This is a predicted structure of a 1487-nucleotide RNA (small-subunit ribosomal RNA) from an uncultured prokaryote. It matches the Rfam family "Bacterial small subunit ribosomal RNA". The RNAcentral record of the sequence draws on ENA. Its mean pLDDT, the model's own confidence on a scale to 100, is 82.
[in-house]
RNA sequence: CGGAGAGUUUGAUCCUGGCUCAGGAUGAACGCUAGCGGCAGGCCUAAUACAUGCAAGUCGAACGGUAAGGCUCCUUCGGGAGUACACGAGUGGCGCACGGGUGAGGAACGCGUAUACAAUCUACCUUUUACAGGGGGAUAGCCCAGAGAAAUUUGGAUUAAUACCCCAUGGCAUAUAAUUAUGGCAUCAUAUUUAUAUUAAAGAUUGGGCGGUAUUGGAUGGCCAUGCGUCCCAUUAGCUAGUUGGUAAGGUAACGGCUUACCAUGGCUACGAUGGGUAGGGGCCCUGAGAGGGGGAUCCCCCACACUGGUACUGAGACACGGACCAGACUCCUACGGGAGGCAGCAGUGAGGAAUAUUGGACAAUGGGCGAGAGCCUGAUCCAGCCAUGCCGCGUGCAGGAAGACGGCCCUAUGGGUCUUAAACUGCUUUUAUACGGGAAGAAAAAGGCCCUCGUGAGGGAGCUUGACGGUACUGUAAGAAUAAGGACCGGCUAACUCCGUGCCAGCAGCCGCGGUACUACGGAGGGUCCGAGCGUUAUCCGGAAUCAUUGGGUUUAAAGGGUCCGUAGGCGGACAUAAUUAAGUCAGGGGUGAAAGUCUGCAGCUCAACUGUAGAAUUGCCUUUGAUACUGUUUGUCUUGAGUUAUUAUGAAGUGGUUAGAAUGUGUAGUGUAGCGGUGAAAUGCAUAGAUAUUACAUAGAAUAACAAUUGCGAAGGCACAUUACUAAUAAUAUACUGACACUGAUGGACGAAAGCGUGGGGAGCGAACAGGAUUAGAUACCCUGGUAGUCCACGCCGUAAACGAUGGUUACUAGCUGUUCGAACUUCGGUUUGAGUAGCUAAGCGAAAGUGAUAAGUAACCCACCUGGGGAGUACGUUUGCAAGAAUGAAACUCAAAGGAAUUGACGGGGGCCCGCACAAGCGGUGGAGCAUGUGGUUUAAUUCGAUGAUACGCGAGGAACCUUACCAGGGCUUAAAUGUAGAUUGACAGGACUAGAGAUAGUUUUUCCUUCGGGCAAUUUACAAGGUGCUGCAUGGUUGUCGUCAGCUCGUGCCGUGAGGUGUCAGGUUAAGUCCUAUAACGAGCGCAACCCCUGUUGUUAGUUGCCAGCGAGUGAAGUCGGGAACUCUAACAAGACUGCCGGUGCAAACCGCGAGGAAGGUGGGGAUGACGUCAAAUCAUCACGGCCCUUACGUCCUGGGCUACACACGUGCUACAAUGGCCGGUACAGAGAGCAGCCACUGCGCGAGCAGGCGCGAAUCUAUAAAGCCGGUCACAGUUCGGAUUGGAGUCUGCAACUCGACUCUAUGAAGCUGGAAUCGCUAGUAAUCGCAUAUCAGCCAUGAUGCGGUGAAUACGUUCCCGGGCCUUGUACACACCGCCCGUCAAGCCAUGGAAGCUGGAAGUGCCUGAAGUCCGUCACCGCAAGGAGCGGCCUAGGGUAAAGUUGGUAACUAGGGCUAAGUCGUAACAAGGUAGCCGUA
Repeated sequence: CGGAGAGUUUGAUCCUGGCUCAGGAUGAACGCUAGCGGCAGGCCUAAUACAUGCAAGUCGAACGGUAAGGCUCCUUCGGGAGUACACGAGUGGCGCACGGGUGAGGAACGCGUAUACAAUCUACCUUUUACAGGGGGAUAGCCCAGAGAAAUUUGGAUUAAUACCCCAUGGCAUAUAAUUAUGGCAUCAUAUUUAUAUUAAAGAUUGGGCGGUAUUGGAUGGCCAUGCGUCCCAUUAGCUAGUUGGUAAGGUAACGGCUUACCAUGGCUACGAUGGGUAGGGGCCCUGAGAGGGGGAUCCCCCACACUGGUACUGAGACACGGACCAGACUCCUACGGGAGGCAGCAGUGAGGAAUAUUGGACAAUGGGCGAGAGCCUGAUCCAGCCAUGCCGCGUGCAGGAAGACGGCCCUAUGGGUCUUAAACUGCUUUUAUACGGGAAGAAAAAGGCCCUCGUGAGGGAGCUUGACGGUACUGUAAGAAUAAGGACCGGCUAACUCCGUGCCAGCAGCCGCGGUACUACGGAGGGUCCGAGCGUUAUCCGGAAUCAUUGGGUUUAAAGGGUCCGUAGGCGGACAUAAUUAAGUCAGGGGUGAAAGUCUGCAGCUCAACUGUAGAAUUGCCUUUGAUACUGUUUGUCUUGAGUUAUUAUGAAGUGGUUAGAAUGUGUAGUGUAGCGGUGAAAUGCAUAGAUAUUACAUAGAAUAACAAUUGCGAAGGCACAUUACUAAUAAUAUACUGACACUGAUGGACGAAAGCGUGGGGAGCGAACAGGAUUAGAUACCCUGGUAGUCCACGCCGUAAACGAUGGUUACUAGCUGUUCGAACUUCGGUUUGAGUAGCUAAGCGAAAGUGAUAAGUAACCCACCUGGGGAGUACGUUUGCAAGAAUGAAACUCAAAGGAAUUGACGGGGGCCCGCACAAGCGGUGGAGCAUGUGGUUUAAUUCGAUGAUACGCGAGGAACCUUACCAGGGCUUAAAUGUAGAUUGACAGGACUAGAGAUAGUUUUUCCUUCGGGCAAUUUACAAGGUGCUGCAUGGUUGUCGUCAGCUCGUGCCGUGAGGUGUCAGGUUAAGUCCUAUAACGAGCGCAACCCCUGUUGUUAGUUGCCAGCGAGUGAAGUCGGGAACUCUAACAAGACUGCCGGUGCAAACCGCGAGGAAGGUGGGGAUGACGUCAAAUCAUCACGGCCCUUACGUCCUGGGCUACACACGUGCUACAAUGGCCGGUACAGAGAGCAGCCACUGCGCGAGCAGGCGCGAAUCUAUAAAGCCGGUCACAGUUCGGAUUGGAGUCUGCAACUCGACUCUAUGAAGCUGGAAUCGCUAGUAAUCGCAUAUCAGCCAUGAUGCGGUGAAUACGUUCCCGGGCCUUGUACACACCGCCCGUCAAGCCAUGGAAGCUGGAAGUGCCUGAAGUCCGUCACCGCAAGGAGCGGCCUAGGGUAAAGUUGGUAACUAGGGCUAAGUCGUAACAAGGUAGCCGUA
């Protein structure tokens, strides 16, 4: 014996902080569902209106009596009499003040608790004592007569009582006065004695008793008073005239301003009066670990109320729920004259509402009233009915049973999984339900009679009678699984997953959030999970929430320290170790109380439980009493260390007033002097020839005080600076003396309080809001410039705010150090040391979310004050205070969002910084952009101009080759399956091929004609079915491939360390490099992917090998040629080696490394080139290369064919070619490559043609054969022109390929001869064998629109000072409100819609009060000629008052033309204010 957390702010993190969820509960409601029983509960709303019935009567043993009934008798059958069995109506008594209902009002002694009553009452009950004598007059009823519709009522006569009255008696009663004693609490109380005064009574009866009067005590039940406790608002701060007190009187059961008269002027209030709002209070109930928070149904106690308001009567008790009177509202009856009524009793009805039951039975039990009693009455109560409203219990079956069935669902689908031992089937059981039987307890009595004990009281026993519930609980028998399961949920929180449908739609949602074609989040299904006769939703409360924090929070930057000081109340406070006092707080013991029920525990009773009984604990509180005295408090005393006073010595931009100084600036005068000055990014406005600016002299004005001067000093803060003086204040140190806790803080209050601003009067040099002009700009009401008013200055008076900041309240004490500095003191060896008070920097522990702070704390503690509780709305509105005004102070709500925020981290970004690199700029060379053409793209057009690529990173790109084909597009015509393969079935021995016909062709038709066989079949074909096909969609479902950043030097990991963590470190720093290359340093040490190297080509050499290549030497041979013999030297070929590594030298440097016209070397610092592309970015590109998920089409989006199109053409752009010419064009001659290709091919050579080419034809599947390399060089010509430049365009004629060159091929010849004379803004490439220039080859390919692409070689430059600038990148650092990451974020007006709110002429309500008028009933007072013998009554008058009327003012709502701002709402308008130096740093206050 008792405490759980989670989701959501971010790219991620830690915090702050709100929102939300999981739990429990309910007088509940709603949705779906529903077998039974027990026990409870059941108008929370309209204290709304009520039909009908019932809810308070009883007593004949109080009375007169007799309407009805019973019984008896009589009867004329109409009735009459009697009885008292009984009893209507009436008189009288008791009750009706209980029981039952409701919660409107009320913030109060109403309630709770504890006291007090020496200030009090109490019928019935009980106790004590005493008594009951004698009279009297009425009245109801009844009878008679009347009024009225009725309710009701009038008059007359007569009558009774336990009704009423009078007289007597009387006390231990009451009152007054006095005496004595005791006691106390002041008045006094109790007891005794005395005197005076006042007041009683009832009978009935069955003869036992009962009742009556006075009195005493008790019990019970009230009244009154007091302490304490008892909701919210200060945007309610002052309230109060019977108010506060006194005296006297009245009144009451009783005290009292309770009431009245007089006197006094008090009383309450910041410890919250007064006012407003809300509310019945408590025991208890819910929740919570508790402290608390919320509630006030059922049951119990108290209060209040009874249609609304007022009033009294009766009575022991009421100002009275089912009584009275009056007023009002409403309803009903009416003969219109007048009357009646009060469900907030039980049922029930209407209405309201989400919502709450039967017009039931019985007095059998318990209790109440009356009665002697029987008994009567009792909607209290006990029972039953309705409702899953709650709690509790039971059941809906149990066991076996695998062909793991059918069916559903799912899947990786010939199969498997799951629903599923589930079902069927077999056996068993029978609670419950059904049927038929039995059948309680609850009952104890009372009364009357009997018996016993006994004796005037009573007690006991036997027997008799009484049950609404109810033939109920319970129990027996029978048959049979027979009669009985649903709801919500399944993205995370939160237990439980798949398929289909839908396609930001429909919808879901408690929060976060899901849904835009693969949704575990919507809807359905299968499956699962949780509860179960219930399950969910909604509402409300507590919890979680330490999110109002006493337990148990905070305030530098998250919300939050007052601008500063003084000081009132209050709070808190030094030593006595030399104290005392008291006992208020505190602690301990005792007593009383804290109702019962409830809660908890034990035991017990219903079969268990719920429920109930019984006992105990608890009830944490209040009161009282006894004690203790450490601590706090009270009182007294002492002390000096806190605080203060004094003395001395210092210090300082401390304050106020006065005096004075120089520099600068402006202005004035005079002089010199001449054309500009001034200003800016550049300008202009402005000033200046009437002499400026500049310069010199003199004069004058106002404001501010350079250097000294700082991490300085002073002040409470704001703030304070030339010098000097007068006055004033402060602080520090040192030292003695004095006071003796005098201290600290400080709500309300007071004083001071920058700048701006306001008022009055001055002053006004410079600066300078507003304003004007000039610029800038798309605009520029700005930034910049030229001017310039208020202001800035002074005096006096206001304002009272600032980012009034250390964003850090004040005081006190304690807790490691180091280094400066200011003002003092002591010592000094003059170097310094120690110490006090300040002022700065770094740091330990600690603290902190971190940044940071760290003796000047944000550490450890104490005291006091102020302030905070999500963001916005909003420091706004209303109200109030204040101010001359501007404003300031105080200070909300509706509504809205799920965040807003702090610190730090990683990135990204910056019109931030530093370092570095790159054909990035610069320095150069050549281009593009202008022309014509080629080609691609956009656009337009079209039947179609198929599709894709679109900044860099699309645009001579996919396409390395569109006439048909390709081809995907369009028009038209066809087919329903082409091709491949397989299975199954059927048919046939074909088909195919050839030929012919029709047709644009696809296609269709005609004709021709041939299988093998062992007869089992094989083979082939046709046909049917199933499988197909799709360049249709989605590159934002994907694989693969590719581009780009970028060949940039980066990107990471393991272990360790640092940090709460995200993360950091390593990877930073200093050097160095092309490089995260290397070195040094180092809480890091290592490692990986990248860099480099390894690979290929090329440059040098060697070795090996010599054919198709080579030919120096030897020989042969030719017109010539390695042509031949031969050679293996050279070149070359192609394999293997060598070589280069900062290795050597010098210098610098710690090293790495760098430098050197170094050496050597073919090559020198990566030798040159290529391949090679880290982690990743761009939802980059591609579904049309290919592959693939999903979706879509299936006589078509498939497929075949013909023709057309992809080639269009006012235009725009990209990439190229050719040019514009003389470094050139043309003509002639002549030289030198490399690489690659070739048989449906390359083609020598010969002939023909001007030529493209054609006809023959050798060689070669190639180091063997096949190609004129061109620029170049030599010579000639052209002399600057639209040309002998340039070649477009067009006419004509041809060649070749091909089935076919019309759309739409290339080439040739001839003729034609366009634009163009070097190209605006802008822009591209390139750093050496590079640019530029020149040609050659190849792929694709029948041919070719190739000027393209990919390669190859020939000739072969210029320039780089350098890193300021442009672009891109890397590293470090800095700022950030960005993280979709600057193409970011984001502000305000305007326009549109919706919502709530403020103001507002007015309109209309509520509640409360005030003045005046009126004033019912009624108490009280007075009067009274009427009644009465009297008491008294009717009447009349007065006071008070409910209500009504009226007037003015306040307060609080609703509504309103119009109006103001606010909030919210994917894609509106205008700008770009903020975040980066945000492009004028930002922000605060003010105008």